[in-house]
RNA sequence: GGAGUUGGCUGAACAGUCGCUGUAUUGGUGGUUUACUGCCAGUACAGAGGAAAGUCCGGGCUUCACAGGGCAAGACGCCAGGUAAUACCUGGGAGGCGUGAGUCUACGGAAAGUGCCACAGAAAAUACACCGCCUACGUACUUGAGUUUCUCAUGUGCCGGUAAGGUUGAAAUGGUGCGGUAAGAGCGCACCGCGCUGGUGGCAACACCAGUGGCAGGGUAAACCCCGUCUGGAGCAAGACCAAAUAGGGGAACAUAUGGCUAUUUAUUAGCCAUUAAGUGUGGUCCGCACUGUUCCCGGGUAGGUUGCACGAGGUACAUGGUGACAUGUGCCCCAGAUGAAUGACUGUUCUCGACAGAACCCGGCUUAUAGGCCAACUCCUGUU
RNA sequence: GCGGGCGUAGUUCAGCGGCAGAACAUCAGCUUCCCAAGCUGAGAACGCGGGUUCGAUUCCCGUCGCCCGCUCCA
Numbered sequence: 001g002g003a004g005u006u007g008g009c010u011g012a013a014c015a016g017u018c019g020c021u022g023u024a025u026u027g028g029u030g031g032u033u034u035a036c037u038g039c040c041a042g043u044a045c046a047g048a049g050g051a052a053a054g055u056c057c058g059g060g061c062u063u064c065a066c067a068g069g070g071c072a073a074g075a076c077g078c079c080a081g082g083u084a085a086u087a088c089c090u091g092g093g094a095g096g097c098g099u100g101a102g103u104c105u106a107c108g109g110a111a112a113g114u115g116c117c118a119c120a121g122a123a124a125a126u127a128c129a130c131c132g133c134c135u136a137c138g139u140a141c142u143u144g145a146g147u148u149u150c151u152c153a154u155g156u157g158c159c160g161g162u163a164a165g166g167u168u169g170a171a172a173u174g175g176u177g178c179g180g181u182a183a184g185a186g187c188g189c190a191c192c193g194c195g196c197u198g199g200u201g202g203c204a205a206c207a208c209c210a211g212u213g214g215c216a217g218g219g220u221a222a223a224c225c226c227c228g229u230c231u232g233g234a235g236c237a238a239g240a241c242c243a244a245a246u247a248g249g250g251g252a253a254c255a256u257a258u259g260g261c262u263a264u265u266u267a268u269u270a271g272c273c274a275u276u277a278a279g280u281g282u283g284g285u286c287c288g289c290a291c292u293g294u295u296c297c298c299g300g301g302u303a304g305g306u307u308g309c310a311c312g313a314g315g316u317a318c319a320u321g322g323u324g325a326c327a328u329g330u331g332c333c334c335c336a337g338a339u340g341a342a343u344g345a346c347u348g349u350u351c352u353c354g355a356c357a358g359a360a361c362c363c364g365g366c367u368u369a370u371a372g373g374c375c376a377a378c379u380c381c382u383g384u385u
Numbered sequence: 386g387c388g389g390g391c392g393u394a395g396u397u398c399a400g401c402g403g404c405a406g407a408a409c410a411u412c413a414g415c416u417u418c419c420c421a422a423g424c425u426g427a428g429a430a431c432g433c434g435g436g437u438u439c440g441a442u443u444c445c446c447g448u449c450g451c452c453c454g455c456u457c458c459a
Base pairs, nucleotide, nucleotide: 001381002380003379004378005377006376007375008374009373010372012350013349014348015347016346017345018344020047021046022045023044024043025042026041027040028039029038030037031036049356053367054366056365057364058363059362060361061235062234063233064232073231074230075229076228077227078092079091080090081089082088093107094105095104096103097102108226109225113224114223115220116219117218130166131165132162133161134160138158139157140156141155143153144152145151146150174192175191176190177189178188179187193215194213195212196211197210198209199208200207201206239307240306241305242304249298250297251296252295253294254293257275258274259273260272261271262270263269278292279291280290281289282288314333315332316331317330318329319328320327321326351354386455387454388453389452390451391450392449395409396408397407398406403439411427412426413425414424415423432448433447434446435445436444
C1' cells in the first nucleotide's frame, strides 16, 4: 500500500418566527361555592426509532377456566450456564467452509414399527445373480496318450463355487496394499474407518490412550412415528367505573260509564258477568281499520365519557464477582402519551447535500429494510528499511 | 391496534414429493355468400428469496401482496 474478518458508535448542524400535544404553575370564569374539577389565556419544561416495521417467539398485566392425573394438539432437541421467560443470549464440543483472522449448522433416535426411494439398472433392501470369472469337487459326452477292468490331459454341457471386474443411479452391503485361492471373498495380516470394553482428563457434550470384534441391518424423521423437555384459553376493540333518549324487564299505588245477577236490603254498599264509551294513529271530514290502562320507583345495559396509560424485570456512572452472557452494591436522573390521533411550516447560514422509515398497554429477543460517516481489535498478500 | 386465512395459464378452479391439468377466454385452420354455433390445432402459469431432499407447485424458514373478523345482551 492492497484485500478482508469481527465488534461497537452515529443516522446533517446552527439561529429566528409562527403553530401542535403533554406536564407543572399563575390568572380569569363556571360547576353540589375552602377541597376537587370543566373551559379560556399566559409562563416554564419536554416531545419518535435503531429499527417505532413484520407480529415470528417469550414474559408482565387483565379476564375466563382450573383438586390431582392422563389423552389429544403444538413447540423445542449436542453440553453447561444466564434470565421473569424463551425458539433468545454467553461459553464450550462435534461437523462443514475458508491460506488465515474467522464463520455456518432444524446437531436426539433409521438396531421399536410402518411408509417412500420415479427413470435407469442384474439388484433399491428378508439382498440378488444379467454380462462375467473358475473347472478344484460331482456328473454326462468329445478328442488324444498310456500298462486291458483304469489313470492322465484337453474341450463342451449340466449341477455347482464366487462377488474380484463390468453396466445404472443421488445412493449398491467398509477402503487401500500384501498374502492366499481353481477362481474369489475380512478368508488371514498391516494401516485407515467403524462398533464394543476399560482407563485418563473434563461438571458435561466430548477428547486422548490401550485392548478387543473381523465388520453386522443403505438413504429419508423440514414422511408418519418413538424418546425426552415445555406449554390452560383469550387478548387493552382485554378489563374496570360513571351513565342519556327510545324500546323492553321487575315492583308499588291509582283508575270511566251503563245493564243484569247474587248477598244485605227502603235506599245505600260489596262481589261477579256482559256491553259500551274514551284516547292515539291513518284521514280534509264521516264511516271504516289498527293500537292502547295511568303515574312513580328499581336494576341490567346501548350511545357517550372516565380509566387501564406512562416509575419501569427503567436508564446511567463507578466499584466488585465472572472468560462471558449477566449479577450485586452505591450515587445520580425522570425520559412522548395522542384518541380523527401531536412532534410541523417558513426564513437565513454551513457541509460530505442527507438512507430505511413514524409510538398507540408495556417490556426482553429474533427477523427484515437502511445513503453514508467514525472507532477498536485481528488476519492474509506485496513492497521498502 | 389485535387475531385468522389465501397466493397455480388472461379468468375460475384441480393437482400436494417423481413430465403441471381442466373449463371459459385468446390466436390459427376447416365449415358458411358472411357471422354465430360446431370441429381440429397452438400459445400461455406454480408471488419472490433461501433451506431439507437424488428430486419441491407440494415440506420448512423468511419476505411481499391480497382478503376476512373484532363492544355488550339475547
This is a predicted complex of two RNAs, RNase P RNA and transfer RNA, with 459 nucleotides together. It holds a member of the Rfam family "Bacterial RNase P class A". Rfam classes the family as a ribozyme. Its mean pLDDT, the model's own confidence on a scale to 100, is 76.